[in-house]
Predicted 3D model of RNase P RNA and transfer RNA as a complex of 474 nucleotides. Rfam match: Bacterial RNase P class A. The coordinates come from a structure-prediction model, not an experiment, and the mean pLDDT is 77.
RNA sequence: CGGGCCGGACAGGCGGUCGCCGCUCUCGACGCUUCGGCGGAAGGAGGGGAGGAAAGUCCGGACUCCCGCGGGCAGCGUGCCGGAGAAAUUCCGGUCGGGGCAACCCGAAGGAAAGUGGCACAGAAAACAAACCGCCGACGCGCCGCAAGGCGCAGGUAAGGGUGAAAAGGUGCGGUAAGAGCGCACCGCGGUUCCGGCAACGGGACUGGCAGGCGAAACCCCACGCGGAGCAAGGCCAAAUAGGGUGACGGAAGGGGCGCCCGCCCCCGCGGCUCACGCCGACGUCACCGGGUAGGUCGCUCGAGCCCGUCCGAAAGGCCGGGCCUGGAGGAAUGACCGCCGGCCGGAAGGCGCGAGCCGACCGGUUACAGAAUCCGGCUUAUCGUCCGGCCCGAGUC
RNA sequence: GGGCCGCUAGCUCAGCUGGGAGAGCGCCGCGUUCGCAACGCGGAGGUCGUGGGUUCGAGUCCCAUGCGGUCCACCA
Repeated sequence: CGGGCCGGACAGGCGGUCGCCGCUCUCGACGCUUCGGCGGAAGGAGGGGAGGAAAGUCCGGACUCCCGCGGGCAGCGUGCCGGAGAAAUUCCGGUCGGGGCAACCCGAAGGAAAGUGGCACAGAAAACAAACCGCCGACGCGCCGCAAGGCGCAGGUAAGGGUGAAAAGGUGCGGUAAGAGCGCACCGCGGUUCCGGCAACGGGACUGGCAGGCGAAACCCCACGCGGAGCAAGGCCAAAUAGGGUGACGGAAGGGGCGCCCGCCCCCGCGGCUCACGCCGACGUCACCGGGUAGGUCGCUCGAGCCCGUCCGAAAGGCCGGGCCUGGAGGAAUGACCGCCGGCCGGAAGGCGCGAGCCGACCGGUUACAGAAUCCGGCUUAUCGUCCGGCCCGAGUC
Repeated sequence: GGGCCGCUAGCUCAGCUGGGAGAGCGCCGCGUUCGCAACGCGGAGGUCGUGGGUUCGAGUCCCAUGCGGUCCACCA
């Protein structure tokens, strides 16, 4: 200098003008009042006002409502070991496997000897293995030959070829008619046992000739966990209109004669028992009650909170002590414009250095992803760039 | 804000427990007709929204992501 890995931090700054949303204090128009007070518009002052992801809604909780209680089935999720944590598809450390020269990174990583099902095409055969080509044909049978032997058959053979993603341990030597864990050595695998480790697991010894192909992000089995819905949850106050309930009253109100208004007059003025009284129902008026809607308000932001420090721990984290208060709006605030200075990218007069290379006035461009909506812990995804710390690989120059 | 569903040919949709990518309409060519439609025959046309994983093999199973759609207060 180039390429790369890990961890952490930041997310332009200053000024001017005009604005927005809460909080506290003050002033207090005005309203209510049991006259004690209470609420409070506009104004003034002070102080605060997005994020590392506020996002996706993928996990887990807090909180609230529903189900009388408990258990099970079904369904869903998770799955090496130990620890942390309220819990988690979370975090830390370790084991094993995979990738990378390395720093380091990744892993849904239990069980395939509980059972069921699958393995297309190709191939002889795809899981109770299998004989297409090839090899052999020792032993046995037939034929030829004096014989050595040859030919054919029965049969043997999974070493070789070929097919396939995958062909029933691998390599080598021995062995054999040819072969084969048939025998042996090493590796792999299973079992027993010893040592180390809390454990996953690792190492060693002995032993077994090797069963048990792949696939469980196929069904499934085992272990553990999960009731459902979600702040538009849910609680409280509560208008107008309509509707519900209770009570009182009414034969009038009302309609028509009459285009409109007033007065008067006439007619009609519900149903059932029952003709009437009375009762019940309907209708009308008035009063009261209760539910819910619009709307308001609570939930609502002090919390598994943030910062600093001691101690414990390898770490995640935990105990203790001290300090701090930091959005809560609901069509939804946290902004807009201008100027100056920055950062970055490209070009570049020129300058420095033996050199690889470095600096660079000035000009142009650019300055991300994104926007709290009940809250919290995580994961994932998006993101112009800058800084800090640690580390690996390579090349060149001195 | 929260819950749920979908994406396969130009359009509308199938695709079951993983092995062939399909149907109808549309499009193109030929036939039929004086010509057109209808009809008959033949044909083309596909990143299965995108990326990754599991698997020998993915439209299908799993994860992430993009786009689109739908529902919601209270009472009955």